[in-house]
Context: one part of a larger RNA
RNA sequence: UGACGGAAGGGCACCACCAGGUGUGGAGCCUGCGGCUUAAUUUGACUCAACACGGGGAAACUCACCAGGUCCAGACACGACAAGGAUUGACAGAUUGAUAGCUCUUUCUUGAUUUCGUGGUUGGUGGUGCAUGGCCGUUCUUAGUUGGUGGAGUGAUUUGUCUGGUUAAUUCCGAUAACGAACGAGACCUUAACCUGCUAAAUAGCCCGGCCGACUUUGGUUGGUCGCUGGCUUCUUAGAGGGACUAUCGGCGUUUAGCCGAUGGAAGUUUGAGGCAAUAACAGGUCUGUGAUGCCCUUAGAUGUUCUGGGCCGCACGCGCGCUACACUGACCGAACCAGCGAGUUUAUCACCUUGGCCGGAAGGCUUGGGUAAUCUUGUGAAACUCGGUCGUGAUGGGGAUAGAGCAUUGCAAUUAUUGCUCUUCAACGAGGAAUACCUAGUAAGCGUGAGUCAUCAGCUCGCGUUGAAUUCGUCCCUGCCCUUUGUACA
Repeated sequence: UGACGGAAGGGCACCACCAGGUGUGGAGCCUGCGGCUUAAUUUGACUCAACACGGGGAAACUCACCAGGUCCAGACACGACAAGGAUUGACAGAUUGAUAGCUCUUUCUUGAUUUCGUGGUUGGUGGUGCAUGGCCGUUCUUAGUUGGUGGAGUGAUUUGUCUGGUUAAUUCCGAUAACGAACGAGACCUUAACCUGCUAAAUAGCCCGGCCGACUUUGGUUGGUCGCUGGCUUCUUAGAGGGACUAUCGGCGUUUAGCCGAUGGAAGUUUGAGGCAAUAACAGGUCUGUGAUGCCCUUAGAUGUUCUGGGCCGCACGCGCGCUACACUGACCGAACCAGCGAGUUUAUCACCUUGGCCGGAAGGCUUGGGUAAUCUUGUGAAACUCGGUCGUGAUGGGGAUAGAGCAUUGCAAUUAUUGCUCUUCAACGAGGAAUACCUAGUAAGCGUGAGUCAUCAGCUCGCGUUGAAUUCGUCCCUGCCCUUUGUACA
C1' cells in the first nucleotide's frame, strides 16, 4: 500500500430491507440442465457472473454423435511405370439400402489430365479459451482513476483525491501545503413528449364544387364518385429551427452549494427511457462465428468430404426459466367496437405479403387482382374491455392433460404422431410447506399484436400498443457495495 475482521463511524442500493403488489416453489404441460438408459442419446457453460443460454423452435440438411457405403477436391518437388498405353469411364449379371462399375465376371472406352513410392502441402464443428487475437460477460451501475510542479518522508509511499454541508455523482460549496490539469460522471447521441410559427405534400388529409344515392322539416346529416392544374396545412408525414434554465414566488440552509412547497408551463425525479462509458483486473466464456490463429493430433480402412438410415426428442428420478389453470370480478353464446411497432417477390428459374369472388362446418382449396410498398395486403375492424342473454357453487357449462378416429396443409419424406381443423375421451388441479424472485407511475400486473428463428412449427426472445392498481417517497435491521479510522496472524 492492499486484502481481511463475528472492529468502530458515515453514506448508498427494490440484483437489500421496510409498506405493499404480482408471483415462483404445490398440479398438468412446454422447455433447458443433471442423472439413468443407449450403437449414439454430439457438445460448451455450473453461485451471483451455467441451466427458453450458445441468438440452440435439430424430421433430411444443419451435425459435430452412432451403424454403414462412396469420392479425392493427396498442391508441389524427386523417382518409378509409361504412347508397343500412365490412367479414366461404363451396359448387363452377381453384389448392394441404392439405377454407388463400390467390388467381382465380362469386355469395350479414354488418352498423359492421372497411377505407384518418398518428402511435403491441404482440409478438419479434432484437442488445447490454462498458448493466443478479437468480441462478450463480470468485478461495477457504483464514483472511481492518473500524472506534472510544489510540500512531507532515507525510502516504499503520501499530500493533491479533505473535518463539514450538498448532490444521482471525486456533483458543487467551502476548507486547505498545495497549485493547475487529464480520463470517468456530467455534457454528448438516439428516442418519446410541445409548436394554429417556417418549408411543403394526387403515396397524408381537410374544406369547396359537380354528379348519383339514403334519411329528411323548407334548413341540413351521411355514403360513393369525378375535379389538367379549385383552395388550405389544424390533424398526418419530416426537414430547418425554437423550447427548460429546476423559470417566478415563499420557506429551510454558512443565507453558499442546494433542498422543499406553490404558481406558470407540453414538460420541473438527471423531463422519461435507452446508448456510449474510465483505471485496474478475471488464468470468466468463446479455437463450435470467421479463409483470425500458435502448438499437438489426424490426413485415404480419414477426425477431410459426401450419400442412406438413426440420434440430439429416449425416462424409476432431482433442479431451473415458463405456459395453462384452480372459476361467478367467471365460462359460454350473440352483438357492438378501438391500436401501435412491423414485414412483404430473385442470388439463379418455383420461392413473398395477400384483397375480392366461388366451394367447404372448419382447417383449407380453386380463381381473379393489387403491391419492390405513407399508394396494395392494412383502418392489419387485435385481445382484454363494453352491452344483452344462458349457467348457478357442483371437480360443474371451471380446467383441458391424456388417448381413439377422420380430414387438410408444409415438405423428397411427417412412423417416435411438423402443424392446423372436426368429433369423442374429461386426468391432476378447490390458491400451493420451508424457502425465494421482480417491482415506485402510464410503472407492476392483465391483454393481445408484430418481428427474429421459419419450407412447416412458439408455451421462447426482442419490440409494440391497449386496460391500468396498491404502497413508500424511508432505513441501514438482513444481504451486499463505497469511504474514513483502527487492528492483524495474510502478500

Background:
A computed fold for a 491-nucleotide part of an RNA from Sakaguchia dacryoidea, annotated as small-subunit ribosomal RNA, 3' major domain. Rfam family: Eukaryotic small subunit ribosomal RNA. The family is grouped with related families in Rfam's "SSU clan". The prediction has a mean pLDDT of 81. The RNAcentral record of the full RNA draws on ENA and SILVA.